């Protein structure tokens, strides 16, 4: 010098569900509060396979767009899981 390839920034796409009832409020899309629903921010469970003085039964790690639905959401804005492109920087290794 080159190849790799991780994260970070920056432009675009980017789904699901109640414009729901009530009550507060100067109006309200805020705000409490009920009922019903939504998975794609984030968090919870856990297969295979790992780990252990557990030894047939046990404890512990263990993924996802699965799963629950604790937060979050249920016009639009915003949020956003990922995708794509650009940007200037790593580590293994070769």
């Nucleotide at each position: 010098g080159g190849a790799g390839g991780g994260a970070a920034c920056u432009c675009u796409g980017g789904a699901g569900a109640a414009g729901u009832c009530c009550g507060u409020u100067u109006u309200a899309u805020a705000c409490g509060g009920g009922u019903g629903c939504c998975g794609a921010a984030g968090g919870u469970g856990c297969a295979a396979g790992g780990c252990a003085a557990a030894a047939u039964c046990u404890g512990c790690c263990g993924a996802a767009u699965c799963u629950c639905u604790c937060a979050g959401g249920c016009a639009a804005a915003a949020g956003g899981a990922u995708a794509g492109a650009g940007u200037g920087c790593a580590a293994a290794u070769c």
About this RNA
Glycine riboswitch aptamer, 94 nucleotides, folded computationally. It matches the Rfam family "Glycine riboswitch aptamer". The family is grouped with related families in Rfam's "Glycine riboswitch clan". Rfam's curators write: This family represents the bacterial glycine riboswitch. The sequence was found by an Rfam model in a public genome assembly.